[in-house]
């Protein structure tokens, strides 16, 4: 350096192809509630410039284009 795959909540990750609802879930965090305390268990609550920037479009995580960051793979002639 080609070429393909990831980047979405504090962490794991669905949605993305095929555009349209206040972008969801487990898990953490915090409160209550059960318990002698705690743990698990019930309830309630916090959560996202959806990597960045730009374009199309009425309307973008999502569809085009640069870049950023990761990771996987690969030569050809001499």
């Nucleotide at each position: 350096g080609g070429g393909c795959c990831c980047g979405u909540a504090g962490u794991u990750u669905a949605g993305c192809c095929u555009g349209g609802a206040u972008a969801g879930a487990a898990u953490g965090c915090g409160g209550g509630g059960c318990u002698u305390c705690g743990g698990a268990c019930c309830c309630c609550g916090u959560g996202g410039u959806c990597g960045a920037g730009g374009g199309u479009u009425c309307a973008a995580a999502u569809c085009c284009c640069u870049c950023c960051g990761g990771g996987c793979u690969c030569g050809c002639c001499a």
Transfer RNA from Methanofervidicoccus abyssi, 78 nucleotides, folded computationally. Its mean pLDDT, the model's own confidence on a scale to 100, is 80. The RNAcentral record of the sequence draws on ENA.